[in-house]
RNA sequence: AGAGUUUGAUCAUGGCUCAGGAUGAACGCUAGCGGGAGGCCUAACACAUGCAAGCCGAGCGGUAUUGUUUCUUCGGAAAUGAGAGAGCGGCGUACGGGUGCGGAACACGUGUGCAACCUGCCUUUAUCUGGGGGAUAGCCUUUCGAAAGGAAGAUUAAUACUCCAUAAUAUAUUGAACGGCAUCGUUUAAUAUUGAAAGCUCCGGCGGAUAGAGAUGGGCACGCGCAAGAUUAGCUAGUUGGUGAGGUAACGGCUCACCAAGGCGAUGAUCUUUAGGGGGCCUGAGAGGGUGAUCCCCCACACUGGUACUGAGACACGGACCAGACUCCUACGGGAGGCAGCAGUGAGGAAUAUUGGUCAAUGGGUGCAAGCCUGAACCAGCCAUCCCGCGUGAAGGACGACUGCCCUAUGGGUUGUAAACUUCUUUUGUAUAGGGAUAAACCUACCCUCGUGAGGGUAGCUGAAGGUACUAUACGAAUAAGCACCGGCUAACUCCGUGCCAGCAGCCGCGGUAAUACGGAGGGUGCAAGCGUUAUCCGGAUUUAUUGGGUUUAAAGGGUCCGUAGGCGGACUUAUAAGUCAGUGGUGAAAGCCUGUCGCUUAACGAUAGAACUGCCAUUGAUACUGUAAGUCUUGAGUAUAUUUGAGGUAGCUGGAAUAAGUAGUGUAGCGGUGAAAUGCAUAGAUAUUACUUAGAACACCAAUUGCGAAGGCAGGUUACCAAGAUAUAACUGACGCUGAGGGACGAAAGCGUGGGGAGCGAACAGGAUUAGAUACCCUGGUAGUCCACGCCGUAAACGAUGCUAACUCGUUUUUGGGCUUUAGGGUUCAGAGACCAAGCGAAAGUGAUAAGUUAGCCACCUGGGGAGUACGCUCGCAAGAGUGAAACUCAAAGGAAUUGACGGGGGCCCGCACAAGCGGUGGAUUAUGUGGUUUAAUUCGAUGAUACGCGAGGAACCUUACCAAGACUUAAAUGGGAAUUGACAGUUUUAGAAAUAGAACUUUCUUCGGACAAUUUUCAAGGUGCUGCAUGGUUGUCGUCAGCUCGUGCCGUGAGGUGUUAGGUUAAGUCCCGCAACGAGCGCAACCCUUGUCGUCUGUUGUCUUUUCAGACGAGACUGCCCGGGCCAACCGGGAGGAAGGUGGGGAUGACGUCUGGUCAGCAUGGCCCUUACGCCUCGGGCCACACCCGUCCUACAAUGGAUAGUACAAUGGGCAGCCAAGCCGUAAGGCGGAGCAAAUCCCACCAAAACUAUCCUCAGUUCGGAUAGAGGGCUGAAACUCGCCCUCUUGAAGUCGGAAUCGCUAGUAAUGGCGCGUCAGCAUAGCGCCGUGAAUACGUUCCCGGGUCUUGUACACACCGCCCGUCAAAUCACGAAAGUUGGGAGUGCCCGACGUAUUGUCUUUUAGACAGUCCUAAGGUAAGCCCAGCGAUUGGGGUUAAGUCGU
Repeated sequence: AGAGUUUGAUCAUGGCUCAGGAUGAACGCUAGCGGGAGGCCUAACACAUGCAAGCCGAGCGGUAUUGUUUCUUCGGAAAUGAGAGAGCGGCGUACGGGUGCGGAACACGUGUGCAACCUGCCUUUAUCUGGGGGAUAGCCUUUCGAAAGGAAGAUUAAUACUCCAUAAUAUAUUGAACGGCAUCGUUUAAUAUUGAAAGCUCCGGCGGAUAGAGAUGGGCACGCGCAAGAUUAGCUAGUUGGUGAGGUAACGGCUCACCAAGGCGAUGAUCUUUAGGGGGCCUGAGAGGGUGAUCCCCCACACUGGUACUGAGACACGGACCAGACUCCUACGGGAGGCAGCAGUGAGGAAUAUUGGUCAAUGGGUGCAAGCCUGAACCAGCCAUCCCGCGUGAAGGACGACUGCCCUAUGGGUUGUAAACUUCUUUUGUAUAGGGAUAAACCUACCCUCGUGAGGGUAGCUGAAGGUACUAUACGAAUAAGCACCGGCUAACUCCGUGCCAGCAGCCGCGGUAAUACGGAGGGUGCAAGCGUUAUCCGGAUUUAUUGGGUUUAAAGGGUCCGUAGGCGGACUUAUAAGUCAGUGGUGAAAGCCUGUCGCUUAACGAUAGAACUGCCAUUGAUACUGUAAGUCUUGAGUAUAUUUGAGGUAGCUGGAAUAAGUAGUGUAGCGGUGAAAUGCAUAGAUAUUACUUAGAACACCAAUUGCGAAGGCAGGUUACCAAGAUAUAACUGACGCUGAGGGACGAAAGCGUGGGGAGCGAACAGGAUUAGAUACCCUGGUAGUCCACGCCGUAAACGAUGCUAACUCGUUUUUGGGCUUUAGGGUUCAGAGACCAAGCGAAAGUGAUAAGUUAGCCACCUGGGGAGUACGCUCGCAAGAGUGAAACUCAAAGGAAUUGACGGGGGCCCGCACAAGCGGUGGAUUAUGUGGUUUAAUUCGAUGAUACGCGAGGAACCUUACCAAGACUUAAAUGGGAAUUGACAGUUUUAGAAAUAGAACUUUCUUCGGACAAUUUUCAAGGUGCUGCAUGGUUGUCGUCAGCUCGUGCCGUGAGGUGUUAGGUUAAGUCCCGCAACGAGCGCAACCCUUGUCGUCUGUUGUCUUUUCAGACGAGACUGCCCGGGCCAACCGGGAGGAAGGUGGGGAUGACGUCUGGUCAGCAUGGCCCUUACGCCUCGGGCCACACCCGUCCUACAAUGGAUAGUACAAUGGGCAGCCAAGCCGUAAGGCGGAGCAAAUCCCACCAAAACUAUCCUCAGUUCGGAUAGAGGGCUGAAACUCGCCCUCUUGAAGUCGGAAUCGCUAGUAAUGGCGCGUCAGCAUAGCGCCGUGAAUACGUUCCCGGGUCUUGUACACACCGCCCGUCAAAUCACGAAAGUUGGGAGUGCCCGACGUAUUGUCUUUUAGACAGUCCUAAGGUAAGCCCAGCGAUUGGGGUUAAGUCGU
């Protein structure tokens, strides 16, 4: 210090998330030791038991008990001493300890004040301590009660109570002096009145009273600081003040009587909610943010509420009284209690400890003291809760053991110097011993200094922790390592399992068969007696921005102006010193933080010193700036005078065109409307046209990039009134200014109310169309409205998406109004309105003197998206609605600008049999063939828009064959290696069988003896047309033979990217030229290659037979080379000549970067997975050929441009030995016999090519067209022709008469048409690949359809339009609103009642004292009507979320 995440990529905005630190923590796994800390955050919930506040006999009386002595009737008595417990009295119990309920407050913090106060014990000063009195506890007797606890009588003491005396600085009055801070204060004098005391003693002392001072502790008041909410805006009757009185320690409405009507509040009163405050702690660079455990200070509280008493101090944690709730005891009549003290229990909770030891130290109470008490305190126990420290061994030890894991696996890598093994050490541990360390002084005794007391020294005594710490010795590596993570962020990688399952996840996201992300393992990384997770806080987050943000388009400028408070404010001078700055003083507790030093072996921890505590108060100075006061000025602002401008406003008057209607005329059949129509109007006379009349609304041309206005807005002309701006002069005032929260005014359209008006237009509505529908767009009508007056509403994309004011900052140009000018088509100046641009700014687009630049002032607004401008509440409104304005829940984005693509029923340019112009087809029929579907035991598999469907298959009867049924085999069908055994293997015959196969019989090796060969057994290697083409190689289709696709360097841009490659021309072409921040280059185009067309030369068998043809080789030729014209130049284009051929001559091969996750694991290869007596392999039979049906591609036809018969011509490419097969003969024919020739320019197929041509018949018909189907008979191939081949002859003679919507091919030797050949192949061709013959028509052209290229534009698309995406409905689920009502809580108000108690009145009494009754106040309670908050609620409303629902778009 940053990182991840929106996108195909980019920049910026913006949220979410992570890495760090921390904790009174909890949970999971694990755990050796020590030191120092910490430990109910929840129920201020309830508490069993024990302890936590007592002490004093040197205040008092005195008992139980008991010692000693004397006496004794031996029962006891007396004297004297000690003396528990209880009681009276004194001090303490208001400290210490706990908790954080309440409280938003002078509670706390800080700083002041008290001239308005108190203060026990302590210190100090002064004075005093005299004389009386009556009671009462206790004790004793009696008595009530279960108990707690009382009652009566008798009797007694005090440092208890009380009277008298004395004493004032108390109170009252009068006077004097001094002082201050307003009321006043201090000192002092006089007079009057009232009020004191206590004794004990060891004789040393300890006490008592009054008054003053100090110290300590408290009380009160004030300045400043200290939560949230305005969806809380008004609150207040003792309220605010005064006078008087009362009360208090003291001021004060603190209380009361009277008087006045005040007081607080937008600088936030009141109300609601939340909360102990501070020192500090955590975090942070800091400013800040969060927090208030432990320790310290303050406050509040003590079961809940109230009250007072006592006292120096309380309205009192371990006191009292009352009320309430709860618990306990009870004899039912009554009583008792308060752990938020220390332990402990239950409950709650994720969660927090022992019913421990000691008063040894420190401190407290009491006492003269010893001492006693002390759950304060000091210690120990439990807990890895935190911080710190130590250890779990150290050295050596293999080119590296075993296991495990991984791999490219005969071998390597890793675990890993790790282990084993050798040597060494002993912190820790165990055992034993020492040590009883420091912390110790009080106290006692003595001494010294000094003296009513204090300090110091010496000796003695006192230790819970403590079997401590610490030290020494012995033993022996011995007793001691885990947790999390390993996709990126973020250090660390492989295998197996799983297969969108199980699961992970902080964010992004992993998982659908090769998961470094799930689970396990091996390995690794990090930290380490801990490691992770969860929760919370700060940081990162400049993501609330004071430091330190923004508002044109990302969230964000109020619709506009006026103006209140407030904020800010021109020049000069003087004063002042509030702000400001400096010095000084006080304070800012200690602890903590920081620094130095020191002590525990170190550290944590502790001690000590310093610094700091950024603050507050006081004081002394300074005076630039701000403020304040006074004065002056003119430039800001305003005024005056003159000129001038405009659709500025309001109210009148008025004009013409158009439209509509009415009346009258002319006139006749349609008008109107649309993409096309229809509704509508019209023979009762429309539309059209002429004249006149009426009505309302809006104002053509001028007119503009114009003008005016604050904005909304404003347009015929004219009049009146009102307002404004500008210019000129620089005459007047003299800062009078700017902004502006609340507030006020204005405010388009629509809408509302009342009354008018209503021509045209026209929501709603009606009809006609369109459409799948059409509650729309189009048409015909048409109400409200639009218009006027008055009154509401108060909103708009009210936009320049840009608040107002002021200053400053390069230029060019247009224009409006005014002025000046040496009259100019000019220049200049002021005020406006526009365009372009420099710098700057900006994420960019852009902006750029009319700033979004540089500054100043003020206001408004923003802080992720959705929910939502919604709900609730309130205000306004007649209503519609407006203003203000959330939350739950949900997502990881939403959004801006720009970039590259893709897309568009966007645009420009261009091309292609793309359309058009033509020719011929398909779609209808029959057949063939392929797909789908269906069927089946199987109908094997693949291909499925273009780019599957006569495709893989260039040829399924068996084989092929992968499918099915049945029957067999299991190292196998093939090959190789090792080991062992054997001599076979094989052939022939035969049995069973469908065959494979199994069985039987016969025959049967070679040898150089090493072996070869073969078989059998065994072993190692197999096999798979099983899956995955979405793991792949290779290959191929398509876009597309389209003209594109890129790179280097440079330049531009923050960047993605751009430029180049765009522009102007041109081309078939990114072809070429030209221009240009580009210059070059590569893959494509073209050319090079093959073929064809012309010619030449050479060669010449098997060809040919002399001009030649043919074949081969080598050449020539064509290059826009020449001419004319066009083109600015060039490229190029048009025409022409010559030429066989003319502008790439025709055809082919050749296919850029890439796209379709295109096809193919079944051609081959191949990773992974799967099968292994089977998913392998063999055999036979069947199937791939099925058949209600749909589709694709063909063949043949429907006929006369034809069919049939007869005759007569002309090819080329090819193929051939398991082959082509001649001649001849037989057969109607298929074919057969036959055998010559040919491995082929020689022979054969195959010389007859067919269409064509000539002649004849047929004469428009289901035919002399057409040939399906079927019957019979034959032929060929082949083991085999049934399923299931082809051919021939005779016979049969179906559909079909040119084909709906739609659709395909083709631009010249092409389409069309005719035949021939070849491959596959035993046989089988309507298919495929080739060959030659005959041989057209048309192209105006690029509007449209399809596809493509390029430039540009829009985009919310990028899986890229087969995209994205909206809403209703249906389903599930979640949170929320409303709701008849219902339940609970809270704060008050009125009324009733009123405990205890203070104050007070009265009566009674034993008159010190007390009892009773009442009055005022009051806690609790009751009641009434309202308010606030929360829960539930049938039903209802919208909202969010949810792989494949519906309807539309």
Small-subunit ribosomal RNA from an uncultured bacterium, 1449 nucleotides, folded computationally.
The coordinates come from a structure-prediction model, not an experiment, and the mean pLDDT is 82.